[in-house]
Context: one part of a larger RNA
Molecule: small-subunit ribosomal RNA, central domain
Organism: Nitrospirales bacterium
RNA sequence: CUGGGCGUAAAGCGCAAGCAGGCGGUUUGAUAAGUCAGAUGUGAAAGCCCCGGGCUCAACCUGGGAACGGCAUUUGAAACUAUCGAACUAGAGUAUGGUAGAGAGAAGUGGAAUUCCGCAUGUAGCGGUGAAAUGCGUAGAGAUGCGGAGGAACAUCAGUGGCGAAGGCGACUUCUUGGACCAAUACUGACGCUCAGAUGCGAAAGCGUGGGGAGCAAACAGGAUUAGAUACCCUGGUAGUCCACGCCGUAAACGAUGUCUACUAGCCGUUGGGGAACUUGAGUCCUUAGUGGCGCAGCUAACGCCUUAAGUAGACCGCCUGGGGAGUACGGCCGCAAGGCUAAAACUC
Numbered sequence: 001c002u003g004g005g006c007g008u009a010a011a012g013c014g015c016a017a018g019c020a021g022g023c024g025g026u027u028u029g030a031u032a033a034g035u036c037a038g039a040u041g042u043g044a045a046a047g048c049c050c051c052g053g054g055c056u057c058a059a060c061c062u063g064g065g066a067a068c069g070g071c072a073u074u075u076g077a078a079a080c081u082a083u084c085g086a087a088c089u090a091g092a093g094u095a096u097g098g099u100a101g102a103g104a105g106a107a108g109u110g111g112a113a114u115u116c117c118g119c120a121u122g123u124a125g126c127g128g129u130g131a132a133a134u135g136c137g138u139a140g141a142g143a144u145g146c147g148g149a150g151g152a153a154c155a156u157c158a159g160u161g162g163c164g165a166a167g168g169c170g171a172c173u174u175c176u177u178g179g180a181c182c183a184a185u186a187c188u189g190a191c192g193c194u195c196a197g198a199u200g201c202g203a204a205a206g207c208g209u210g211g212g213g214a215g216c217a218a219a220c221a222g223g224a225u226u227a228g229a230u231a232c233c234c235u236g237g238u239a240g241u242c243c244a245c246g247c248c249g250u251a252a253a254c255g256a257u258g259u260c261u262a263c264u265a266g267c268c269g270u271u272g273g274g275g276a277a278c279u280u281g282a283g284u285c286c287u288u289a290g291u292g293g294c295g296c297a298g299c300u301a302a303c304g305c306c307u308u309a310a311g312u313a314g315a316c317c318g319c320c321u322g323g324g325g326a327g328u329a330c331g332g333c334c335g336c337a338a339g340g341c342u343a344a345a346a347c348u349c
Stems, first nucleotide, its partner, number of pairs: 004320003007303002012317001014201003021194003025088007033081002035077008049065006091191001092188004096183004103177007110154001115149007125136002162169002206247006215241002220236004258316006266294011298305002322349003331342004
């Protein structure tokens, strides 16, 4: 360089926006860089290849040809790519009118429950388990009633329901704010797709500083179980979980399936919007954007996927190349640290 691949065998970056780069709609004109054709020059000789010749053959030597796949100059062609110009509207976007939504941030408010505190009623147990014990309780517990404090989470509604790029998002109200979808017109006129590097976002745990701390709960302590029990079970319980600001940058970050576009039988649900007709009832039909179940062709090693493709094609990026050693060592970069990113080899099977 070519080739084969990436749902589960090795392999899709966790996700996004995006510079360089790659690729790019319809019509037309010009140019002629790529492209194509002709000509000229050059491409030394030898060698290789083809047809002959000479040593008795061959090796070897030798004549002619072809080739030298290339480069330069020049004359033309103009379909495609490119560049420049003009135009277009099917891609993309803007405006108008609507719709749904746990999309995001900030402030405030609410009720149920747990715990704790105070008072009252009241008496001997409570709690816990397979069974117990540790534990709590006559200094009055548990139970019940009233009042108060404080923190965290928001039952029902709730749904293979919704929203978001992913992580994720669920009480209510207000403010600020992002995106999506639908209908009908008008407008801009290719403004597009993808994207190395760089950048931003990124669950949980963890880290720094300062708060907060009800419940839960690593560590830890005790009680059990057991041959033992550094566990599973029980009673406690600190970091943490919560808030603000700043780090970390990883997950089975999963649909284990990159993004965008076009095309390819159907059937049944469900969410948002629009339309039609007898709107004669909650109904029916059409269309569009999501989200599920099945299924033909096709694909697949099989499992399975099947208009939300793993089908048929195109554009661009990422990644894989036997198992172990190893996502490790060394080096570099990042981090307060924990560690992260990049990433081998010897050796061995």